[in-house]
RNA sequence: UCGCUUGAUAGAGGCGCGGCGUUCAUCAGUACCGCUCCGGCAAGGCCAGGCAGCCGCCGGAGGGAAAAGGGAUCGCCGCCGAAGGGAAGAUCGGCUUGCCUGAACCUGCUUCCCUGGGCCGUCGGGAAAUACCCGCCGGACUGUCACAAAUCUUUGUGAAGCGCUAUCAUUGGC
Numbered sequence: 001u002c003g004c005u006u007g008a009u010a011g012a013g014g015c016g017c018g019g020c021g022u023u024c025a026u027c028a029g030u031a032c033c034g035c036u037c038c039g040g041c042a043a044g045g046c047c048a049g050g051c052a053g054c055c056g057c058c059g060g061a062g063g064g065a066a067a068a069g070g071g072a073u074c075g076c077c078g079c080c081g082a083a084g085g086g087a088a089g090a091u092c093g094g095c096u097u098g099c100c101u102g103a104a105c106c107u108g109c110u111u112c113c114c115u116g117g118g119c120c121g122u123c124g125g126g127a128a129a130u131a132c133c134c135g136c137c138g139g140a141c142u143g144u145c146a147c148a149a150a151u152c153u154u155u156g157u158g159a160a161g162c163g164c165u166a167u168c169a170u171u172g173g174c
Stems, first nucleotide, its partner, number of pairs: 001173002006169006014080001016079006023072002032064002035062007044055003047102006083115007092108001093106002116142002119139003123135004144159006
C1' cells in the first nucleotide's frame, strides 16, 4: 500500500419494530342479576366423566348493567432479525364450584425453515366486527449492494438482512 478471510465495536434504512402504561371508542344495552311480573316444565343446571357440594330449570317482558380478549391514541422504555409468521417437539404453569382424570383456551420454552422495510389492492385465515392482525400474490415507493448505460446524479437489470457502511484487530499478497 492492496484486496481477501475471520472477528469485535459502532452505525444507517423510516408512514421502521416490539414492550409497558394513559385516555377513548367498540364489544353492548350483549353477558350477567341474591330485583319485579307472566308462561311452560319436573326434566335438569354448574365445560366432559367420576365423587362431593350448591341451585328448582327454561323462555318472555320490565328494571339494573359489565369485563376480558382485539383496537385507536398519546406518553415512556428498549431496539434496527428490530420483529413477525410457519412446522415439529416438550407437556411445565394459568384458567372452570372443590378434588381426580380429560378436553378446550391462554402464556412462556427448544430446534428448524421463511420474510430488507413500510404502504396500497385482490384472495384466504383469525376476530363479535365493515376495526385490527397474519399469510400468498400483484403494484408503485423506499434503503442497501453488484453489474451496465448515461453522466455527475439519474436510468435499467439482478440480488438479499447469512446483507450493507465505518473503524479497529486478524490472516495473506506485493

A computed fold for a 174-nucleotide RNA, annotated as Lysine riboswitch aptamer. The coordinates come from a structure-prediction model, not an experiment, and the mean pLDDT is 76. The sequence was found by an Rfam model in a public genome assembly.